The RNA shown here (Glycine riboswitch aptamer) has 87 nucleotides. The sequence was found by an Rfam model in a public genome assembly.

RNA sequence: UUGAAAGGCACGGGAGAGAGCCAUCAGGCCGCCGAAGGGGCAAGAAGCAAGCGCGAAACUCUCAGGCAAAAAGACCGUGCCCGGACG
Numbered sequence: 001u002u003g004a005a006a007g008g009c010a011c012g013g014g015a016g017a018g019a020g021c022c023a024u025c026a027g028g029c030c031g032c033c034g035a036a037g038g039g040g041c042a043a044g045a046a047g048c049a050a051g052c053g054c055g056a057a058a059c060u061c062u063c064a065g066g067c068a069a070a071a072a073g074a075c076c077g078u079g080c081c082c083g084g085a086c087g
Base pairs, nucleotide, nucleotide: 007081008080009079010078011077012076013075018030020029021028022027031067032066033065037063038061039060040059044054
């Protein structure tokens, strides 16, 4: 001097499903969604085998969350910052 990954911030895009019912405000009941977070497992390695443990996702569960708009939102794009792989 070059400036990879990871990370942060700002802006833009961003799905699904109830403006459900009862009720004295406390609360109760039924239906539903999958894209914050969280749980589950396949291949695989070890093992004779079973079993146990490790083990990804947009799959799955629906604990949490959500079901007019707004907000949130995995993920994607752009810019900046940080970073310092590599030669």